[in-house]
Context: one part of a larger RNA
Molecule: large-subunit ribosomal RNA, domain III
Organism: Enterobacterales bacterium
């Protein structure tokens, strides 16, 4: 320079009232603006208490501060079923023996790890200042122990077969979440010319689980009988041969729908109390019709080359074995451990030195105009971006 630039998106404030030493910003109310494929809501990385009460206002907060993600005290994460381990295995690690190689070491078999992927039992409601598919209330599901009864050849095996088992485009149906609208059911009925009516404002909400097994989808199936093959073995798989049966029988699968679950629950609104922030008590009607997704059925279908994990879990086969042992089924009984669980999460809490107009993966997906997730404009819900 100079109290000068500057105070970090031009989404916007305004008023009344409270606290208070003090209020343009802090709390309450009423108006007004913004976002609404986000500027909501949920989660994953990361972050690590920032969560809730209480109390302070030096410092931080790009001004004030009574207010904070700021000091300081208290309190808050509740699990058989969510998740991760307890189970599998990819790419890729690690690697006994082993090969190699001046030392260090490099490579690798079995074997062990390792998810981003497989396999795997639980909802509705309600409840806290703060947690919930963990807590309570109702109604469930799974696993294994034991016991009891019933019926029985079991069999696990690092072992056969099956299966798990998948890429890409494309089209159609079948439905549903949703949404509208009528019906019902409760409340209003005009300080302005009209408004009892084809008016107005609310609400019509319910899950897993069980039962039933449909739209649709795939396979011809079934029986005898015989196997130089699936390292041994087999009744299983696979191949042959007859028979019977077909485009239907039958099995497998399979959204939704319907009953139950629910004479519960929840709820518009009344009523009482109230420290005005809220308890607490009782509770109407709880149907249908239209449309409809990118959700489900569907890992179907149809198609073309570029031919689109693996191992477990699961089914099935014998072998060794082993037979008051084992196994099935049904009933009851116990047990189910250990970690995550707060909050944040297009962000003032993560990466960017900052309370930085930057970055930062999945989920969700109302209305009205629209092909549409464009746009614009609400809604639920959140903000007006800290002079």
């Nucleotide at each position: 320079a100079a109290g000068u630039a500057a105070c970090g998106a031009u989404a916007a404030a305004g008023c009344a009232g409270g606290u208070g030493a003090a209020a343009a910003a802090c709390c309450u109310g009423c108006u007004c603006g913004c976002c609404g494929a986000a500027a909501g809501a949920c989660u994953a990385a990361g972050g690590u208490u920032u969560c809730c009460u209480g109390u302070u206002c030096a410092a931080c907060g790009u001004u004030a501060a009574u207010c904070g993600g700021a000091g300081c005290a208290g309190g808050g994460u509740a699990a058989g079923u969510c998740g991760a381990c307890a189970c599998c295995u990819a790419a890729g690690g690690u690697g006994a023996g082993g090969c190699c190689a001046a030392a260090a070491g490099g490579c690798g078999u079995a074997a062990u790890c390792g998810a981003u992927g497989g396999a795997u039992a639980a909802c509705a409601g309600g409840u806290u200042a703060a947690u919930a598919u963990u807590c309570c209330u109702g109604u469930a599901c799974u696993g294994u122990u034991u016991a009891u009864a019933a019926u029985u050849g079991u069999g696990a095996a690092a072992g056969g077969g099956g299966g798990g088992a998948c890429g890409g485009a494309g089209g159609c149906a079948g439905c549903u979440a949703g949404a509208u609208u009528c019906u019902c059911c409760g409340g209003g009925u005009g300080u302005u010319g009209g408004u009892u009516g084809u008016c107005c404002c609310g609400g019509u909400u319910u899950a897993a689980g069980c039962g039933u097994g449909u739209a649709g989808g795939u396979g011809u199936a079934a029986a005898u009988a015989a196997u130089a093959g699936g390292u041994a073995a087999a009744u299983c798989c696979g191949u042959u041969a007859u028979u019977u049966u077909u485009u239907a029988a039958c099995a497998c699968u399979g959204a939704g729908g319907c009953g139950u679950g629910a004479u519960g629950a929840c709820u518009a609104g009344u009523g009482a109390c109230u420290u005005a922030g809220g308890u607490c008590a009782c509770a109407a009607a709880g149907g249908a019709a239209u449309u409809a997704a990118u959700g489900c059925u569907a890992u179907a279908c149809u198609u073309a080359c570029a031919a689109g994990a693996a191992a477990a879990u699961c089914c099935u086969c014998u072998a060794a074995a082993c037979u008051u042992a084992g196994a099935u089924u049904a009933u009851a009984u116990a047990c189910a451990a250990u970690c995550g669980u707060a909050c944040u999460a297009u962000a003032a809490a993560c990466c960017g030195a900052c309370a930085c107009a930057g970055g930062u993966g999945g989920u969700u997906a109302g209305g009205u105009a629209g092909a549409g997730a464009a746009u614009a404009c609400u809604a639920a819900g959140g903000c007006g971006c800290u002079u």